[in-house]
Context: one part of a larger RNA
């Protein structure tokens, strides 16, 4: 000087308290452990591992088992010999292929020629140097990330002070989301951090009206069509918030309370933005890389498997145990988003997943699209049922070479546990929670995951005594 204390004082945060909702019981989905296994590739393991790397494992990915095959090689740069007809492309034979043997084929090529040919590259062969490795070490390391924490802190310069280590400043009184600011002070000033500066959502002016809009005029089944460009709305430029005014507090200060206007009031909501370090966290399996290992094998290619096993145990979720429900029939209202190897309208077929046919759109112009909760009205009448949907069982659809191991969906029949969940324990302060659909990366196929986007829409916060973590200032120390 720091750490730590079941010392203190001050303060903060869904940390507790008030509140909603959940998890833990059930059934399934998806990770991990473990068990099996020929292999169940493998990092990641308190909080910072466990819907995590994985924005998709049938094959391929695949690293992993078995089996069969190459060895200068799937890939890259050079040496040295040979080397003009070699590749693409097809056929025979062996093979599950991958290979391995032999054939057809015929783009492309110089230079000198006495036209006999001699040379010289290419693909190729042979032969060396080497290539290759998702082997190992994250405790050799760059790069990049979580984590304390978006917490308010961390540090320099010159002064000054102290034998020194060091201290001062950065503490003190207020103050604030904030080392924010304001007064004081042996400090004076500066740097990283906070604030603003970016993007967004709310109010408006202005410019521009197509594919958007529709008040007025017409005109339609239908902004559909003529008109218009006001309104919505889209995008490009700009206002607008600043403790700017007024009371009261306060040390005349910072600043707090409370009001007027305002669309919006004291950081307006929201994102992005993450100091000096900490944890030898975390990654050598993105990528780069020391050193190590390895070279007919720990490279490389193929086929089949397996990562999808299953007494079990954790974790994150999803469906629900029902009447604020279910189930039918009927009516409304939305944002963001993708689409040409795509999105499909309409039309016919099928209970149906879909299938046939086909028109529009490189999209404010067509399409996915049907929002669903709600709303109306019919049955149900508290039951393991008209709740619940596992599970078999049959038929089928679609993707794809292919769907048995291992896909998604349809119809018909099956109708399992579960009646609100023990210690414990988790999210969340407003358009939040909680409910309710939609959309998109990833994909040939496969979402209850992950990121988006709207729709309906609560309670409670009396505090700061208690747990948790945290910040400052003091105190005690057998730590360093």
């Nucleotide at each position: 000087u720091g750490a730590c204390g079941g010392g203190g004082g001050c303060c903060c945060g869904c940390a507790c308290a008030a509140g909603c909702g959940g998890u833990g019981g059930a059934g399934c989905a998806u990770g991990u452990g473990g068990u099996u296994u020929a292999a169940u590739u493998u990092g990641a393991u308190g909080u910072u591992a466990u819907g995590u790397g994985a924005a998709a494992a049938a094959u391929c990915u695949u690293a992993c088992c078995u089996g069969g095959g190459c060895u200068u090689g799937a890939c890259a740069u050079g040496c040295u010999g040979g080397g003009a007809u070699u590749a693409a492309u097809c056929c025979u034979g062996g093979g599950a292929a991958a290979c391995c043997a032999g054939g057809a084929g015929g783009a492309u090529u110089g230079c000198c020629u006495u036209c006999g040919g001699g040379u010289g590259u290419a693909a190729c062969c042979a032969g060396c140097a080497c290539a290759g490795g998702u082997g190992c070490u994250g405790c050799a390391u760059g790069g990049c990330u979580g984590u304390c924490g978006u917490c308010a802190g961390c540090u320099c310069g010159u002064g000054u002070u102290g034998u020194g280590a060091g201290a001062u400043g950065u503490u003190g009184g207020g103050u604030u989301a904030a080392g924010u600011c304001c007064c004081g002070c042996a400090a004076c000033g500066a740097g990283c951090g906070c604030a603003a500066c970016c993007c967004u959502c709310g109010c408006u002016u202005u410019u521009a009206g197509u594919u958007g809009c529709c008040a007025u005029c017409a005109u339609u089944a239908a902004g559909u069509u003529g008109g218009g460009u006001a309104u919505u709305c889209u995008a490009a430029a700009g206002g607008g918030a600043c403790u700017g005014c007024c009371c009261c507090g306060g040390u005349u200060a910072a600043c707090g309370g409370g009001g007027a206007g305002g669309a919006a009031g004291g950081u307006g909501g929201g994102g992005a933005u993450g100091a000096c370090g900490u944890c030898a966290a975390g990654u050598c399996c993105u990528c780069a890389u020391g050193g190590c290992c390895u070279u007919u094998a720990u490279g490389c290619c193929c086929a089949g498997g397996g990562c999808u096993a299953c007494a079990c145990a954790c974790g994150u979720g999803c469906u629900a145990c029902a009447a604020u429900g279910g189930u039918c029939u009927g009516u409304a209202c939305a944002a963001a988003g993708g689409g040409u190897a795509g999105c499909c309208a309409g039309c016919u077929c099928g209970u149906g997943a879909g299938a046939g046919u086909g028109a529009g759109c490189u999209a404010a112009u067509c399409c996915c699209a049907a929002a669903a909760a709600a709303c109306a009205g019919g049955c149900c009448u508290c039951a393991g049922u008209u709740c619940g949907g596992a599970u078999u069982g049959a038929a089928g659809u679609c993707u794809g070479u292919a769907a048995u191991u291992u896909g998604a969906c349809u119809u018909c029949a099956u109708g399992a546990a579960g009646u609100u969940g023990g210690a414990a324990u988790c999210g969340c302060u407003a358009g939040u929670a909680a409910u309710c659909c939609c959309a998109u990366a990833u994909u040939a196929g496969u979402a209850u995951g992950a990121u988006g986007g709207g729709g309906u829409g609560a309670a409670u916060a009396u505090g700061u005594u208690c747990c948790c973590g945290g910040g400052c200032c003091u105190u005690g120390u057998a730590c360093a």
Predicted 3D model of a 480-nucleotide part of an RNA (small-subunit ribosomal RNA, 3' major domain) from a metagenome.